[in-house]
Molecule: RNase P RNA; transfer RNA
Organism: bacterium
RNA sequence: CAGGUUCGCCGGGCGGUCGCGCUUGGUCAUUGCGGGUCUGGAGACCCACAACGGCGAGUGAGGAAAGUCCGAACUUCAUAGGGUAGAGCGCCGGCUAACGGCCGGGUGCGGUAACGCAACGGAAAGUGCCACAGAAAACAAACCGCCCAUGUUUCACAUGGGUAAGGGUGAAAUGGUGCGGUAAGAGCGCACCGCGUUUUCAGUAAUGGAAACGGCAGGGCAAACCCCGCUCGAAGCAAGGCCAAGUAAGCCGGGAGUCCUCGCGGCCCGUGAGGCAGAAGUCCCGGCGGGUAGGCUGCACGAGGCGGUCAGCAAUGGCCGUCCCAGAUAGAUGAUCGCCCCUUCCUUCGGGAGGGACAGAAUUCGGCUUAUAGGCGAACCUCAAAA
RNA sequence: UGGGGAAUCGUCUAAUUGGCAGGACAACAGUCUCUGGAUCUGUUAAUCGGGGUUCGAGUCCCUGUUCCCCAG
Numbered sequence: 001c002a003g004g005u006u007c008g009c010c011g012g013g014c015g016g017u018c019g020c021g022c023u024u025g026g027u028c029a030u031u032g033c034g035g036g037u038c039u040g041g042a043g044a045c046c047c048a049c050a051a052c053g054g055c056g057a058g059u060g061a062g063g064a065a066a067g068u069c070c071g072a073a074c075u076u077c078a079u080a081g082g083g084u085a086g087a088g089c090g091c092c093g094g095c096u097a098a099c100g101g102c103c104g105g106g107u108g109c110g111g112u113a114a115c116g117c118a119a120c121g122g123a124a125a126g127u128g129c130c131a132c133a134g135a136a137a138a139c140a141a142a143c144c145g146c147c148c149a150u151g152u153u154u155c156a157c158a159u160g161g162g163u164a165a166g167g168g169u170g171a172a173a174u175g176g177u178g179c180g181g182u183a184a185g186a187g188c189g190c191a192c193c194g195c196g197u198u199u200u201c202a203g204u205a206a207u208g209g210a211a212a213c214g215g216c217a218g219g220g221c222a223a224a225c226c227c228c229g230c231u232c233g234a235a236g237c238a239a240g241g242c243c244a245a246g247u248a249a250g251c252c253g254g255g256a257g258u259c260c261u262c263g264c265g266g267c268c269c270g271u272g273a274g275g276c277a278g279a280a281g282u283c284c285c286g287g288c289g290g291g292u293a294g295g296c297u298g299c300a301c302g303a304g305g306c307g308g309u310c311a312g313c314a315a316u317g318g319c320c321g322u323c324c325c326a327g328a329u330a331g332a333u334g335a336u337c338g339c340c341c342c343u344u345c346c347u348u349c350g351g352g353a354g355g356g357a358c359a360g361a362a363u364u365c366g367g368c369u370u371a372u373a374g375g376c377g378a379a380c381c382u383c384a385a386a387a
Numbered sequence: 388u389g390g391g392g393a394a395u396c397g398u399c400u401a402a403u404u405g406g407c408a409g410g411a412c413a414a415c416a417g418u419c420u421c422u423g424g425a426u427c428u429g430u431u432a433a434u435c436g437g438g439g440u441u442c443g444a445g446u447c448c449c450u451g452u453u454c455c456c457c458a459g
Base pairs, nucleotide, nucleotide: 002382003381004380005379006378007377008376009375010374012340013339014338015337016336017335018334020060021059022058023057024056025055027054028053030051031050032049034047035046036045037044038043062358066369067368069367070366071365072364073363074236075235076234077233081269082268083267084266086232087231088230089229090228091105092104093103094102095101106120107118108117109116110115121227122226126225127224128221129220130219143167144166145163146162147161148160149159150158151157152156175193176192177191178190179189180188194216195214196213197212198211199210200209201208202207240297241296242295243294250288251287252286253285254284255283259275260274261273262272263271264270304323305322306321307320308319309318310317311316341356342355343354344353345352346351388458389457390456391455392454393453394452397412398411399410400409406442414430415429416428417427435451436450437449438448439447
């Protein structure tokens, strides 16, 4: 130099003009309501409040505001308690309000390496599945081959037996390599590797190292049911609270004596309401029909941002200082001009023309995932070949 | 804004526990007919995109896209 890995950051800048939302003003105008003064009355003037408008000032999208995939805050339901069903998570330790997130470590896999990836508990509790092919897919099993015995006159064939070393099938076939051994073979024996059990050492632990023993046991799938451990009540700001208006007429279904009906959004326990005396009316519960289609609040000081410092490998936490930072309601946050930045095309090299990623708040936070033109910074790695 | 569900030939749909994606209509070609239609025979054609688990995925898991439904 080139190629790459990881982490962090920006995501057009400055100024002018016009416009939009919100907040605010001891200002101006209009309107409304209230009070006071003057007047015989109409009315006039003054003060205070509110609304709208003008004028002025301040402020106004994101790293993902997105998907709604997780976790919470908050609110209501029954102060939500027990059981069961169901759902989720799953190596170990830590962080956190919480988490399926993050950090550190272990193991396995990939990469030359920096580094990356992993739903990574249990298959010896049980059940189930493993198509086709193949002898056999799991309490076993002999198709070809190899070997032995017997029979037929030899080759060869038949019968009986031994054999998992070789072939063949398959995604997967009962440890691997070598030597010995044997009729042929085989952990049958031995060495090394792998595996299992026990002990011991290091570590908080996952796990790793070492030694001894065991010839080796029951293949895979748990993103199949399941088992083990842990967590979870449900719904969602159209939650919920207040004000105004309205909830009309009418119709349908259910309701009984220690039991019935209905509610509490899986079910049971539990708990709450009604049950007037016999289905006419009234009462309770549910549904249809019908009405409203407005305002305020929740709702912007928060697990908040920025800077410093301390503890920690880190995630993160403590302390100190400082700042106030969108609140629309069919939805404001824009347009245009000049200079600069990046980029594409043309060029008479003076310049000219065009373009500016993904995308946009809607109760609020912490994460994850997905989309994203271009740019900046830091640390680290590079086998082999070529120059 | 919040919540729930679906996606399979051109169209409508099926697929039991993961094991060769089936049917009907349509289209095309042939048969029959003087011609067309109907009939009969045959053919083409699909699991929404990407990734993972598994020997094997329409089915199980993750992620994205499109469409539909509900609400005070």